Predicted 3D model of a 158-nucleotide RNA (glmS glucosamine-6-phosphate activated ribozyme aptamer) from an Actinomycetota bacterium. The coordinates come from a structure-prediction model, not an experiment, and the mean pLDDT is 78. It matches the Rfam family "glmS glucosamine-6-phosphate activated ribozyme aptamer". Rfam's curators write: This entry contains a glucosamine-6-phosphate activated ribozyme that is found in the mRNA for GlmS. GlmS is an enzyme that uses fructose-6-phosphate and glutamine to generate glucosamine-6-phosphate. Rfam links the family to the GO terms regulation of gene expression and catalytic activity. The model forms 86% of the base pairs in the Rfam consensus. It was read from a public genome assembly, where an Rfam model found it.
RNA sequence: CAUUCGGAUCUAGCGCCAGGGCUCCCGUGGAGGCGGUGAGUCGACGAGGUAGGGGAUCUCGAAACAUUCGGCGGGUGACCCUCGGCCGGCCACGGUCGUGACGGUGUCGACAAAACCCGGGAGUGAUCCCGGGCAACAAACCGGCAUCGACGUGGCUC
Numbered sequence: 001c002a003u004u005c006g007g008a009u010c011u012a013g014c015g016c017c018a019g020g021g022c023u024c025c026c027g028u029g030g031a032g033g034c035g036g037u038g039a040g041u042c043g044a045c046g047a048g049g050u051a052g053g054g055g056a057u058c059u060c061g062a063a064a065c066a067u068u069c070g071g072c073g074g075g076u077g078a079c080c081c082u083c084g085g086c087c088g089g090c091c092a093c094g095g096u097c098g099u100g101a102c103g104g105u106g107u108c109g110a111c112a113a114a115a116c117c118c119g120g121g122a123g124u125g126a127u128c129c130c131g132g133g134c135a136a137c138a139a140a141c142c143g144g145c146a147u148c149g150a151c152g153u154g155g156c157u158c
Base pairs, nucleotide, nucleotide: 014073015072016071017070019069020042021041022040023039024038025036026035027034028033045061046060047059051082052081053080054079083098084097085096086095087094089156090155091154092153093152102149103148104147105146106145107144108143109142116133117132118131119130120129121128122127
């Protein structure tokens, strides 16, 4: 140094990089350019979301005007199964949802980071980090209010 084992912490717009962009180095050349098993750097900005298992891969907007391109891995939406809540005693089935556990519609409310600008730091550079302006500016989920619809079938018992 690598590998293996064990433990702890963090993570889901999360992690990684062989395509690609950019920077530097080397060779060639007057230069443009070309070449390289070269080195580095960029490669998703937050909000939101987990009953258990499985396959599979997803909601919301911001920014930018094009690498948030492309590839790989992972993954909380939706689907199936199990379990669970509710459907006015019990059981079965069915429906609907997921532990704050029926659905739809309307309306109101709340909340972000990057970006951008300024300053500082590291680096030859691309670029990266910190602080301030900024308690800047969202939508969905969520919550409040209103309204509409559903609230079953069969059996048993009282």